[in-house]
Context: one part of a larger RNA
C1' cells in the first nucleotide's frame, strides 16, 4: 500500500409510528356583496417578533341556553389578576367593526391627500366630531335594483394550432384549448306545424341497446346517426285574437252619440279542429297561495351496562384463574396487546332558533250539450332566389332547422311535414309564454369508508408553504416530522479562556433516550490488532 477482523467516527438509508393527503359513499348545503363581501393593510396583549383570535366597545362586550371548577389562545416562565354573587369553555341569538378593495363625495402611485352640504362644539373665522354627496336602470316623486367575489357543473356569443392524413391544401384534431357575457342549485329542453308507415306511438331529459350498423368521407385519414326495443322519471298549463266592458286622449256632431287609439277588466287557448256567437243546462269536480292549530326532526349539553386475584415487568391492557356486561365487542386513549380503568359506543332524554308533513279554514283557478250563418285562431311571417352556418350528412339527387341579403304569400273549401320533386294518402296545426322529477358538478358542512399512500411517498405544501429563495415582470417555487410513559430536560463538582466540548454525580427501564435527542445501514474517515507486499 492492500486485505481481513475489531472498535469508533461520519451519515441519514432501513424498521416501526401519524399529526398530513389521496379517492370515495351517505347526507347537507350550493352562494358572500351597497346592512359594504372576497381579500387585505394597520392595529389590538402587563412583557408580546409571530401565528391565533378581534377592531379605537379590538386573545374582546351584551343577552338567553348548556356546564360546574378551574381560567388569563398556540406558549410550558415570573409577576398581576378573574372565578361557587357559577368565571374559563361550549351553543344560539345580538353589539362593536379604524383603513383599503365593487370602493361608491373628488383624487390618488391600494391602505393616503383634499373637499362640498346639514348639525353640533360657538356668537364669528378658523378646526373638530356625526352624518350624507358615486354610476346607471325603473319609478312622475317617494323610493327600489344593479354593479363586485366565488371550486366546478350549464346557456350564449366569439374561436385557434400544434397534431393525424405517416408530405399536404378539402378533411382532422375542434366547436376543443382560450376570450367574453349570462343564470341557478342545477342550467338547458320540453307539451307535436313531432315520429312512424298501410300498423301504430303519443311533451323533454338520462341510461342501456339498436351500433361502429345506415351513412358520410382527397370514398383518405377519419367521423358516424336514427327508428324501434327496454329502463329511470313522470305533469302539464298560461297567453295573443274574435267578442263584451271600462278609462285616457284626439277628431267628429243634427248634442243624443259615432269614429279613431292607448291601456285596463271579462272571454277564449285549439286539430275527431276550437273558440267567438245563438240557444239550452248547471254551481259540480279536482286543485290551492296566505292565516290558524298540530307536528316527526331539531344545538350545546346530560343520563348511559359490566372485573377482581396471582405473575413477568420500570409499567398490564400481556400470561393465568376465576366472573359479569351486552339494543353497547364502532373507534380512541391509558407507561406493551382493555368489551366490563377514561372518554365514548348502542340507546334514552334535552328542545332554543327553525321545521318536512297533517288537519282545519280559505282569496282564487278549473268543466258540459246543441246549432253552423258570419268573425276569430300569433306577418314582413312561410315560402323562393343569392351568400353562409347547423343538422353524423364535406353541395350532393339533399330534405329538415338557423339567417346577412332580396323578394315576399294564403286564412280551415286555409296551412306545413313524411329526405330532390308530382300525385294519393298518412300525421300535424308554424310564426307568443311558462313548466317539477328523472340529468351534471363539488369551493365548503357531518358522518363513513379503503386489497390508496406512510415523510425522495401522499397534496407544491404532515413542520408559521404558495413560505424562503428567482425572477423587472407574467410567473417560477423549495427544503425541513419522531427525546421520554411522565421533563423526572442533567442539582452539585472537575478538565477549560468559555455561556464551546467534555468527564464525573444525579434522573430514567433505557442517556450507547442528552436535546445536534426512537432505529441507526452504505459510501467515506480514523485507530488496534492479523497476515500479504
Nucleotide at each position: 500500500g492492500g486485505c481481513g477482523u475489531a472498535u469508533g467516527g461520519g451519515g441519514g438509508a432501513u424498521g416501526c409510528c401519524u399529526a398530513g393527503g389521496c379517492u370515495c359513499u351517505c347526507a347537507g348545503a350550493g352562494g358572500c356583496g351597497a346592512a359594504g363581501a372576497a381579500g387585505g393593510a394597520c392595529g389590538u396583549g402587563a412583557u408580546a417578533a409571530g401565528c391565533u383570535g378581534c377592531g379605537a366597545a379590538a386573545a374582546g362586550c351584551c343577552g338567553c341556553g348548556g356546564g360546574g371548577a378551574u381560567c388569563g389562545g398556540c406558549a410550558c416562565a415570573c409577576a398581576c389578576g378573574a372565578a361557587u354573587u357559577g368565571a374559563u369553555c361550549c351553543g344560539c341569538g345580538g353589539a362593536u367593526g379604524u383603513c383599503c378593495g365593487a370602493a361608491u363625495g373628488g383624487g390618488g402611485c391600494a391602505a393616503c391627500c383634499c373637499a362640498g352640504u346639514g348639525c353640533a362644539g360657538u356668537g364669528a373665522a378658523g378646526c373638530u366630531g356625526c352624518a350624507u354627496u358615486a354610476u346607471u336602470c325603473c319609478g312622475u316623486a317617494a323610493g327600489g335594483g344593479a354593479g363586485g367575489c366565488g371550486a366546478a357543473c350549464c346557456c350564449g356569443g366569439g374561436g385557434a394550432a400544434c397534431u393525424g392524413a405517416a408530405a399536404c391544401a378539402u378533411c382532422u384534431a375542434a366547436g376543443u384549448a382560450c376570450c367574453c357575457g349570462g343564470a341557478g342549485g342545477a342550467a338547458g329542453a320540453g307539451a307535436a306545424a313531432a315520429c312512424a308507415a298501410a300498423a301504430g306511438u303519443g311533451a323533454u331529459u338520462c341510461c342501456g341497446u339498436u351500433a361502429g350498423u345506415a351513412g358520410u368521407g382527397g370514398c383518405g385519414a377519419g367521423c358516424g346517426a336514427a327508428c324501434g326495443c327496454g329502463g329511470a322519471u313522470u305533469a302539464g298549463c298560461c297567453c295573443a285574437a274574435a267578442c263584451c266592458g271600462g278609462u285616457g286622449u284626439u277628431g267628429u256632431u243634427a248634442a243624443g252619440g259615432c269614429a279613431a287609439u292607448a291601456c285596463c277588466g271579462g272571454g277564449g287557448u285549439u286539430g275527431u279542429a276550437g273558440g267567438a256567437c245563438u240557444g239550452c243546462g248547471a254551481u259540480a269536480u279536482u286543485c290551492g297561495a296566505g292565516u290558524u292549530g298540530g307536528g316527526a326532526u331539531g344545538a350545546a349539553c346530560c343520563g348511559g351496562a359490566a372485573c377482581u386475584g396471582u405473575u413477568u415487568g420500570g409499567a398490564a391492557a400481556g400470561a393465568c384463574a376465576g366472573a359479569c356486561c351486552a339494543c353497547a365487542g364502532g373507534g380512541g386513549g391509558u407507561g406493551a396487546u382493555a368489551g366490563u380503568c377514561c372518554c365514548g359506543u348502542a340507546u334514552g332524554g334535552g328542545c332554543a332558533a327553525a321545521g318536512a308533513c297533517c288537519a282545519a279554514u280559505a282569496a282564487g283557478a278549473u268543466a258540459g250539450c246543441a246549432g253552423u250563418a258570419u268573425c276569430c285562431u300569433g306577418a314582413g311571417u312561410a315560402g323562393c332566389g343569392c351568400g353562409g352556418g347547423g343538422c353524423a350528412c364535406g353541395u350532393g339527387g339533399a330534405a329538415c332547422c338557423c339567417u346577412g341579403u332580396g323578394u315576399g304569400a294564403a286564412u280551415c273549401u286555409g296551412c306545413c311535414g313524411g329526405g330532390a320533386c308530382c300525385a294519393u294518402c298518412c300525421g300535424g296545426u308554424a310564426a307568443g309564454g311558462c313548466u317539477a322529477a328523472a340529468u351534471a358538478c363539488u369551493c365548503c358542512u357531518g358522518a363513513g369508508a379503503g386489497a390508496c399512500c406512510g415523510a425522495u411517498a401522499g397534496u407544491g405544501a404532515a413542520c408559521c408553504a404558495g413560505u424562503a429563495c428567482c425572477g423587472u415582470g407574467a410567473g417560477g417555487g423549495a427544503a425541513a416530522g419522531g427525546u421520554g410513559a411522565a421533563a423526572a430536560g442533567a442539582a452539585c463538582c472537575c478538565u477549560g479562556a468559555a455561556u464551546a466540548a467534555g468527564g464525573g454525580a444525579g434522573u430514567g427501564a433505557a442517556a450507547g433516550a442528552g436535546a445536534a435527542c426512537c432505529u441507526g445501514a452504505a459510501a467515506c474517515c480514523a485507530u488496534a490488532c492479523g497476515c500479504c507486499u
A computed fold for a 533-nucleotide part of an RNA from Aestuariivivens marinum, annotated as large-subunit ribosomal RNA, domain I. Taxonomically the source falls in Aestuariivivens (Bacteria, Pseudomonadati, Flavobacteriia, Flavobacteriaceae).